[in-house]
RNA sequence: GGGCCGUUAGCUCAGUUGGUAGAGCGUCUGGCUGGCAGUCAGAAGGUCAUCGGUUCGAGACCGAUACGGUCCACCA
Numbered sequence: 001g002g003g004c005c006g007u008u009a010g011c012u013c014a015g016u017u018g019g020u021a022g023a024g025c026g027u028c029u030g031g032c033u034g035g036c037a038g039u040c041a042g043a044a045g046g047u048c049a050u051c052g053g054u055u056c057g058a059g060a061c062c063g064a065u066a067c068g069g070u071c072c073a074c075c076a
Stems, first nucleotide, its partner, number of pairs: 001072007010025004019056001027043006049065005
């Protein structure tokens, strides 16, 4: 330098065909308990990496960029 994959909640990841952004864990509140643990119920939490484009509508499609992973090439 080139190819491919990835980037979505605090963490790990779904979201397959473009149509209201989700799960598990964690956090917070409440019930059960004398308390803890555990369990049950509920809640909060998102610039979908960034910018631009296509579209009535983009997490998804197209382009560029950034970061990470991987392979190849180059130098030695």

The RNA shown here (transfer RNA) has 76 nucleotides and comes from a Patescibacteria group bacterium. The organism belongs to Bacteria candidate phyla, within Bacteria. Rfam family: tRNA. Its family is annotated with triplet codon-amino acid adaptor activity in the Gene Ontology. The prediction has a mean pLDDT of 82.